[in-house]
RNA sequence: GCCACAUUAGCUCAGAAGGUAGAGUGCUACAUUGGUAAUGUAGAGGUCCUGAGUUCAAAUCUCAGAUGUGGCU
Repeated sequence: GCCACAUUAGCUCAGAAGGUAGAGUGCUACAUUGGUAAUGUAGAGGUCCUGAGUUCAAAUCUCAGAUGUGGCU
């Protein structure tokens, strides 16, 4: 320098062909217990890497860029 893939909640990841974003775990509160743990219920937590474009509508499609991983030279 070139190619491919990845980037979504604190962490690990879903999200088939565009329609108002979820799970597990962690966190907070409550219930349960003599008290912890465990379990159950509820809740908080996200400019979906950035910018632009297409569209009535974009995490999703297109372009450019950034970061990371792998490969090639």

Predicted 3D model of a 73-nucleotide RNA (transfer RNA) from a Nanobdellota archaeon. Its Rfam family is "tRNA". Gene Ontology term of the family: triplet codon-amino acid adaptor activity. The prediction has a mean pLDDT of 81. The source organism's lineage runs through Archaea, Nanobdellati and Nanobdellota. RNAcentral holds the sequence, with entries from ENA.